[in-house]
Parts: sequence; structure tokens; C1' cells
RNA sequence: AGGCAGGCGAAGGGAGAAUCCGGGCCGCUUUCGGGCGGGCCGGUGCCGAAGGAGCAGCCGCCCCGGCGAACUCUCAGGCAAAAGGACCUUCGCCGGACA
Repeated sequence: AGGCAGGCGAAGGGAGAAUCCGGGCCGCUUUCGGGCGGGCCGGUGCCGAAGGAGCAGCCGCCCCGGCGAACUCUCAGGCAAAAGGACCUUCGCCGGACA
């Protein structure tokens, strides 16, 4: 001189599933029949890749405890766009196993 795991930040990529039904509210517009947008409540259907939970597995001082997934459940979240988004890549910083 190098520098694992892990953590933080930035950029890029990033799936799935009803722009569903009903009821009010607000704003704009109107040929006064309505139309558009926003948001709230209720209902049913659906999705899994924020988070959460479970066990499959692994480990240990072993019948208890730790870790615990992209599997499972959908509490939460989501089902046009936007936002979010596990995870991946690159860069910067912390770190300092190992050498």
C1' cells in the first nucleotide's frame, strides 16, 4: 500500500393487483339535464417488494434461547398517473474481519 461483513448518504433501475360500486362535501363550469377535478365515509374483489407477524431452516451454554428469508399471513400498506417500493448497480464516507 490492500481491505470482508455491516452501517449511512447520493444517482440510476425497480414488480404485482378494480381510474370498481354506492353516498355525501368542496372548487370550477353549465345549454341548468349535467360535466371535470379534489377529498371523506362505507362495501366487495384483488396484490405483496415499506413496515409488522408466523414457521421452514440455521446456531447455541439445548426442550429453552438467539438469528430468521424473496416462503406464508395480509394487521398495516397498496390496486391509472404521482408518491412509495424489498432488492440490484455505481460512487462517497464510517468501519477494520483478514492480510
Predicted 3D model of a 99-nucleotide RNA (Glycine riboswitch aptamer) from Oceaniglobus roseus. The source organism's lineage runs through Bacteria, Pseudomonadati, Pseudomonadota, Alphaproteobacteria and Oceaniglobus. Its mean pLDDT, the model's own confidence on a scale to 100, is 81. The sequence was found by an Rfam model in a public genome assembly.